[in-house]
RNA sequence: CCUCGACAAAGGCAAACCGGUCGAAAGGCCGGGGCGCAAAGCCAAGGGCCGGUUGGGGGCGACCCCGCUGGUAGCCUGGCUGCCGAA
Numbered sequence: 001c002c003u004c005g006a007c008a009a010a011g012g013c014a015a016a017c018c019g020g021u022c023g024a025a026a027g028g029c030c031g032g033g034g035c036g037c038a039a040a041g042c043c044a045a046g047g048g049c050c051g052g053u054u055g056g057g058g059g060c061g062a063c064c065c066c067g068c069u070g071g072u073a074g075c076c077u078g079g080c081u082g083c084c085g086a087a
C1' cells in the first nucleotide's frame, strides 16, 4: 500500500414514529427519536421500485396506455473518497 473486517479503540451516521416546514405527489429539509449500518460518506451512469401537477391517446365511468418529468444512494450494480488495524 492492496485485500479483508475483530467480543479491539476513537468516533460517525440515523430507520420507524412524532413535531415543524417545502412539494400536486413520491419525497426532501430542520428538531426530537434509534431500527439498524464498516462506507447507511458522495455521485442518478445501468437496472429495480415509487410519484405524476402539466401534455397526448382510449373509456359512459372507475380507470388504462404513452410522452415527458421528478424521487429513491438505508434496493442492487457501478464510479470516487475515507477512520482503525486483530485474524
Stems, first nucleotide, its partner, number of pairs: 004085002012037002017032006035074001041080003045077003048072005055066004
c-di-GMP-I riboswitch aptamer from a Pirellulales bacterium, 87 nucleotides, folded computationally. The sequence was found by an Rfam model in a public genome assembly.